This is a predicted structure of a 73-nucleotide RNA (transfer RNA) from a Thermoguttaceae bacterium. The prediction has a mean pLDDT of 80. It matches the Rfam family "tRNA". About the family: Transfer RNA (tRNA) molecules are approximately 80 nucleotides in length.
RNA sequence: GCGAGCGUAACUCAGUUGGUAGAGUGGUAGCUUCCCAAGCUGCAAGUCGCGGGUUCGAACCCCGUCGCUCGCU
Numbered sequence: 001g002c003g004a005g006c007g008u009a010a011c012u013c014a015g016u017u018g019g020u021a022g023a024g025u026g027g028u029a030g031c032u033u034c035c036c037a038a039g040c041u042g043c044a045a046g047u048c049g050c051g052g053g054u055u056c057g058a059a060c061c062c063c064g065u066c067g068c069u070c071g072c073u
Base pairs, nucleotide, nucleotide: 001072002071003070004069005068006067007066010025011024012023013022019056027043028042029041030040031039049065050064051063052062053061
């Protein structure tokens, strides 16, 4: 230099033929218990890497760009 994959909650990851952003772990509050742990119920947490474009509407389609990984030269 060329090609491919990945980037979504604090962490690990779902979510595609465009239509409300989710789960588990973790955090936090309550219940339970003599206390702790476990268990149960609720809550908070996201500019979907970044910037544009298309569209009534974009995590998803298009362009550019940054980072990580792999392959080729």